The RNA shown here (SAM riboswitch aptamer (S box leader)) has 105 nucleotides and comes from Sporosarcina sp. D27. The prediction has a mean pLDDT of 86. The source organism's lineage runs through Bacteria, Bacillati, Bacilli, Caryophanales and Sporosarcina. The sequence was found by an Rfam model in a public genome assembly.

RNA sequence: UUCUUAUCAAGAGAAGCGUAGGGAUCUGGCCCGUCGAUGCUUCAGCAACCAGCCAUACGGUCAGGUGCUACUUCCAGCGGAUGUUUGUAGUCCGGCAGAUGAGGA
Numbered sequence: 001u002u003c004u005u006a007u008c009a010a011g012a013g014a015a016g017c018g019u020a021g022g023g024a025u026c027u028g029g030c031c032c033g034u035c036g037a038u039g040c041u042u043c044a045g046c047a048a049c050c051a052g053c054c055a056u057a058c059g060g061u062c063a064g065g066u067g068c069u070a071c072u073u074c075c076a077g078c079g080g081a082u083g084u085u086u087g088u089a090g091u092c093c094g095g096c097a098g099a100u101g102a103g104g105a
Stems, first nucleotide, its partner, number of pairs: 001105008013043005021032003026077004044069003049065002052061003073097001078094005
């Protein structure tokens, strides 16, 4: 980098550095940001995918390897269903894409 697979409505902040944009890409929104965001470092915390231990069935325990700590993956954009008859809003289901873990190439 790529393939497969599981999950993605919960949870969890402070300091230092730095300086103007940022929230994955594109579009439309909506929000965050000089009261210093996004980002990096340190500490702290949340959680429990893999590993360890127990049980050898469900599970339990632990926090080593990861991960994460604004807004549902911030919302929607592609398809289907529903909808007062059409149709809109809304809702539900699926898909595409993305993020993370694990395994393979």